Small-subunit ribosomal RNA, 5' domain from an uncultured bacterium, 511 nucleotides, folded computationally.
[in-house]
Context: one part of a larger RNA
């Protein structure tokens, strides 16, 4: 000197911050991820236009319009947000390589968008089921599926050039093979195939680096290698068939124990010791334990599929769930917050927009849990009052300390005025005009009045601070040495001192 602390006396006010370190227990109830009607067929509201009936303002009905949308379809839902169970390993940190690799949305460029075709959601009929949901029948549409054309590219068989870092790469010609595509609209666009480049994001290998234990000394059969095959976006025992017998290890394998890893943060004069809460990067999980669909991306926290424990609804047949997202509750605990506002800012989805959704995000609430900052007055005022304490009884000392005179008003309290953050983006008669949770807050005037605001440890050496009194090895005190058994500066309370101060001390833990 440090802390996500706690606990014990006390507590005026603001700003920044921070707040389940324990049971990765277990979860009521809200919300946290949607969006697009400028794909799609349907659905057609409100208004306006007719015509009929009349009860003269209502009713039926046909335009026109297109508001809303369950459903097809398309993007995202693999970010963003939470946890450290696991993991000692290419996880993570640095350096390297990939001639072994992949990348939706975006940006640069090239070429192209030709021609058909069957269906199914919704509807509408109808059955099943308590419900979760679910079966037929019929009908319809696309940017949903599916043929055919044509294609620089892709594999293939062959020639040719140029380069390297070994397996090789780059180009270029010939023949062969099997491949593409969509339209929308307010006519400005905005999609769609297919190549190249680029960017971002990922994969994968390796060198080198970071714990404890030898009371754990031998470990290992897909183990090492090698042909072949299969799998992936790709290398490879990754798998699988044969084959050979290797291969790690005291430079500590293999076991066992622990622990997410780092930037950092604490401490240090440093090296070096300790950690890894908040903030970022990366990696691992998402009841547990497995698998694979879908996609550029998962083997997917608010997808599904199995099992298993829990819970919970059933008409007993059979359904439904997963807060280690926000808030909340129970619980465990020394101990850790609202069941709040807002999308106005920044940012992310999805849309041409306009929006719309976003517990990310920005606020705001509680908690001296920290850090800093500010006040709890200021000058004057000795008959050094009263009181309290001590006293050698003269007097010292609380002490300029009150009181009294004189000012001032930070904060707080009241009463007007009141922001920036707004850039954008919508409107528009082209002057304008609206759009802010935070917030009627920061900030500023003006007013009253010293008025509302100090405690907490210690006082025997270390270690800045002493006297009486009461206790009598008792009560009790302590970090250490030690103190208390009749004059205890060491225990209790008092005076008085002395340290810090909206704190102050204990306890823990680190240097």
């Nucleotide at each position: 000197g440090a802390u996500g602390a706690a606990c014990g006396c006390u507590g005026g006010c603001g700003g920044c911050g921070u707040g389940c370190u324990u049971a990765a227990c277990a979860c009521a109830u809200g919300c946290a991820a949607g969006u697009c009607g400028a794909a799609c067929g349907a659905u057609g509201a409100a208004a306006c236009c007719g015509a009929a009936g009349c009860u003269u303002g209502c009713u039926u009905u046909g335009g026109u319009g297109g508001a809303u949308u369950a459903g097809u379809g398309g993007c995202g839902a693999a970010c963003g947000g939470g946890u450290g169970a696991g993991u000692a390993a290419c996880a993570c940190g640095u350096g390297a390589g990939u001639a072994a690799c992949c990348u939706g949305c975006c940006c640069c460029u090239g070429a192209c968008u030709u021609u058909g075709g069957g269906a199914u959601a919704a509807g509408c009929c109808u059955g099943g089921g308590a419900a979760a949901c679910u079966g037929g029948g019929u009908c319809u549409a696309a940017u949903a599926c599916c043929g055919a054309a044509u294609a620089u590219g892709a594999c293939u068989a062959u020639g040719g050039g140029a380069c390297g870092c070994a397996u090789g790469u780059c180009u270029u010609g010939u023949g062969g093979u099997g491949g593409a595509a969509a339209g929308a609209u307010u006519u400005a666009u905005c999609g769609g195939u297919u190549g190249g480049g680029g960017a971002u994001g990922g994969a994968c290998u390796c060198g080198c680096g970071g714990c404890c234990u030898a009371u754990c000394a031998g470990c290992u059969u897909g183990u090492u290698g090698g042909u072949g095959a299969g799998g992936u976006a790709a290398u490879g025992g990754c798998u699988c068939a044969c084959c050979a017998a290797g291969g790690c290890g005291a430079c500590g394998a293999c076991g066992g124990g622990u622990a997410g890893c780092c930037g950092g943060c604490c401490u240090g004069a440093g090296a070096g010791g300790g950690u890894g809460a908040c903030c970022g990067g990366c990696c691992a999980c998402a009841c547990u334990g497995g698998g694979a669909c879908u996609g550029a991306g998962a083997c997917a926290c608010g997808g599904c599929c199995c099992a298993g424990a829990c819970u919970c609804c059933u008409a007993c047949g059979g359904g439904a769930g997963g807060c280690a997202g926000c808030a909340g509750u129970g619980g465990g605990g020394a101990a850790u917050a609202u069941u709040g506002c807002a999308c106005a800012a920044u940012g992310g989805g999805c849309g041409c927009a306009a929006g719309c959704c976003u517990g990310a995000u920005g606020c705001a609430g509680c908690g001296a849990c920290g850090c800093c900052g500010c006040g709890u007055g200021a000058g004057g005022g000795a008959u050094g009052a009263c009181g309290g304490c001590c006293u050698u009884c003269g007097g010292g000392u609380u002490g300029u300390a009150a009181a009294c005179c004189u000012c001032u008003u930070u904060c707080a309290g009241u009463a007007g005025g009141g922001a920036a953050g707004a850039a954008g983006c919508c409107u528009u008669u082209c002057g304008g005009g609206g759009u802010g949770a935070c917030g009627g807050u920061a900030c500023u005037u003006g007013c009253a009045g010293a008025a509302g605001a100090a405690g907490c440890g210690c006082c025997g050496g270390c270690u800045a601070a002493c006297u009486a009194c009461g206790u009598g090895c008792c009560a009790g005190c302590a970090g250490c040495c030690g103190c208390g058994g009749u004059a205890a500066u060491a225990c209790g309370g008092a005076g008085g001192g002395u340290g810090c101060a909206a704190g102050c001390g204990u306890u823990a833990u680190c240097c």
The RNAcentral record of the full RNA draws on ENA and SILVA. Its mean pLDDT, the model's own confidence on a scale to 100, is 85. Rfam family: Bacterial small subunit ribosomal RNA.